[in-house]
């Protein structure tokens, strides 16, 4: 240094201002946020995964699963820089939610540490 196995820890952010209204952090205008691994080079929008949701059902298995263009630099970038866009589970709520409350002190892709058979 590699790598079975055991174990521990970590592992999702965001409504501030204004308007209408009996009532909205839910509507309208402005604003704000971006899980995990990969990819010649750093990604919410590429590839894959997780969560959520649905079905069968005990573990589990299957299904479903959003959104980007142009220009620049470069050997190389839908990842950087510039400009302009777009997307966001379920249940709840005096009024419709990516941002509030709830399932959730949950689940989890995975990340890191410790121990360590063996070569």
């Nucleotide at each position: 240094g590699a790598c079975a196995a055991u174990u521990c820890u970590c592992g999702g952010g965001g409504c501030g201002g204004g308007g209408c209204g009996c009532a909205a952090u839910u509507c309208c205008c402005c604003a704000c946020c971006g899980g995990u691994g990969g990819u010649u080079a750093a990604a919410g929008u590429c590839c894959a995964c997780g969560a959520a949701c649905c079905u069968c059902a005990u573990u589990g298995a299957g299904g479903c699963c959003g959104a980007u263009g142009c220009g620049g630099u470069g050997a190389g970038a839908u990842u950087c820089c510039g400009c302009a866009a777009c997307c966001g589970a379920c249940g709840g709520u005096u009024a419709a939610a990516g941002u509030c409350c709830g399932g959730a002190u949950g689940u989890g892709a995975g990340a890191g540490g410790a121990u360590g058979a063996u070569a």